RNAcentral holds the full RNA, with entries from ENA. A computed fold for a 493-nucleotide part of an RNA from a Rhodospirillaceae bacterium, annotated as large-subunit ribosomal RNA, domain I. The coordinates come from a structure-prediction model, not an experiment, and the mean pLDDT is 82.
Context: one part of a larger RNA
């Protein structure tokens, strides 16, 4: 120097856990903001670094309720303090609410910087953006008059996850190339609304029988078609569930609004059964023996696994103001006059499953232009018959989509390289001029009981006995493979 056995170090695999995530289910909320929002900056504690909270009234101030002994948040402790004259916490109103931010007196390189009028106890409040409507006053060229103009009310502005209906609208792809055509009327953009929206009470279907608003699901049906008849696209009737409702144009009427009445539902929150003995062990909830209680064996805690030790859980009870919900009266607003520059037609698009084609139907840029129920549309070119229904007018609930939140609860979901990007000071630390990028990192032990005082050392680190404790090869930490580094000991060169 190798192999072998041991026995350490490094490492942080495993394996146990879980404060955190992920999917859903029920239910409810489905909005906030000029009464200043979302969302910051700055402060603000006895001492303050982060984080939570609040906001020069600043981990807070008030009122009522509710609670019933401790408390002064959290990492994290030490002072000084608060509480049965009732503290801290909970619930529900209220007041304070610096300064950006729609930011609204100007401006402006967000958290600045600078006015002007009115009040004032002299510390300081308060008003002054723009637009739209409505009102009053003013008021040119220009004689009434308009156009401006100035005050005073309302009103909006901005933000917010999907989810709705408008508008503007690709490309990459596919077509095994590409150009109609497809992706896709998608994604971006943008406009406007609700808790839902959109639609919607036949100028519909149908087929000669009849159905009887709309909206969605299952079939119909990958059918009928359309389609460089390629690649694709892809319907209705009709049947079978969800729901289920129909008013109105002038008046017993619908919708919304407001007031008072009544209602049920509802915060905080109370009550809530029922076990001993013994054994092993650090420790009973395990075992053994013997009982109780169940309208309560949901689940979580306690020093191993506990219906009866805690918290609950089943069940009962308790709930203030306000706001909204429903019921019936009142009241007030609106809605509408039976639909003409409309249907139709030529011309271009466009939507319709439907690429212009036999193209029927629906929308209009453009340019013509009816008839008036004795009349019009439609029934897929078009014309007879036949059915069949009233276009240019509003108004609607449910079923139905979607979830930034909120409680509850589930789970052949993850368990720390999984699972959110984040179980921990996480959209931080870190990188970029910026848009933007984007980490790593959990686990002493039932308890800190976190190793008093001594010994070595440099008043060190560190280590040695020593105490703790079940256990310290549990001491900065469960477990604790592997790589790789070593000591010992044996065989071999």
């Nucleotide at each position: 120097a190798g192999c072998a056995u041991u026995u350490g170090g490094u490492g942080g695999a495993u394996g146990c856990c879980u404060u955190g995530g992920c999917a859903c289910u029920a239910a409810g909320a489905g909005g906030c903001g000029a009464a200043g929002a979302a969302g910051g900056a700055c402060g603000u504690g006895a001492u303050a670094c982060g984080c939570u909270g609040c906001g020069a009234u600043a981990a807070g101030c008030u009122a009522c309720g509710g609670g019933g002994a401790g408390g002064u948040g959290c990492g994290a402790a030490u002072g000084a303090c608060c509480a049965g004259u009732g503290a801290u916490c909970c619930g529900u109103g209220g007041a304070u609410g610096u300064c950006c931010g729609a930011a609204u007196g100007g401006g402006g390189g967000a958290a600045c910087c600078c006015a002007a009028c009115c009040c004032u106890u002299a510390g300081g409040g308060g008003u002054u953006a723009u637009c739209a409507c409505a009102a009053a006053c003013u008021g040119a060229a220009u004689a009434c008059a308009u156009a401006g103009g100035u005050u005073u009310g309302u009103g909006a502005a901005g933000c917010g996850a999907a989810c709705c209906c408008g508008g503007u609208g690709a490309a990459c792809u596919g077509a095994a190339a590409c150009a109609u055509c497809u992706c896709a009327g998608u994604a971006a953009c943008u406009g406007g609304a609700g808790g839902a929206a959109a639609a919607g009470a036949a100028a519909u279907c149908a087929a000669c029988c009849g159905a009887g608003a709309c909206u969605c699901c299952g079939c119909g049906a990958g059918u009928a078609g359309u389609g460089g008849c390629g690649a694709g696209c892809g319907a209705a009737a009709g049947c079978g569930g969800a729901a289920g409702a129909g008013g109105c144009c002038a008046g017993u009427g619908g919708u919304u609004a407001u007031a008072a009445u009544g209602u049920a539902a509802g915060a905080a929150c109370c009550g809530g059964a029922a076990a001993u003995g013994u054994c092993u062990g650090g420790a009973a909830a395990g075992g053994c023996a013997a009982g109780c209680g169940a309208g309560a064996a949901a689940g979580g805690g306690u020093g191993a696994u506990a219906g009866c030790c805690c918290c609950g859980u089943a069940c009962g009870g308790g709930u203030a103001g306000a706001a909204a919900g429903c019921a019936a009266u009142a009241u007030a607003a609106u809605c509408c006059u039976u639909g003409a520059g409309u249907a139709a037609g030529g011309c271009g698009g466009g939507a319709c499953a439907c690429g212009u084609g036999a193209a029927a139907u629906c929308c209009u840029g453009u340019u013509u232009g009816a008839a008036c129920a004795u009349g019009g549309g439609g029934g897929g070119a078009c014309c007879a018959c036949c059915c069949u229904c009233c276009a240019a007018g509003c108004c609607u609930a449910a079923g139905u989509a979607c979830u930034c939140c909120u409680u509850a609860g589930u789970g052949a979901c993850c368990g720390a390289u999984a699972g959110u990007g984040a179980a921990c000071a996480a959209g931080u630390a870190c990188c970029g001029u910026g848009a933007g990028g984007g980490a790593a990192a959990g686990g002493u032990g039932a308890a800190a009981a976190g190793c008093a005082a001594c010994c070595c050392g440099a008043u060190g680190a560190g280590g040695g006995g020593a105490a703790u404790g079940a256990a310290a090869u549990a001491g900065a930490c469960c477990u604790g493979a592997a790589a790789c580094c070593g000591a010992a000991u044996g065989c071999u060169u």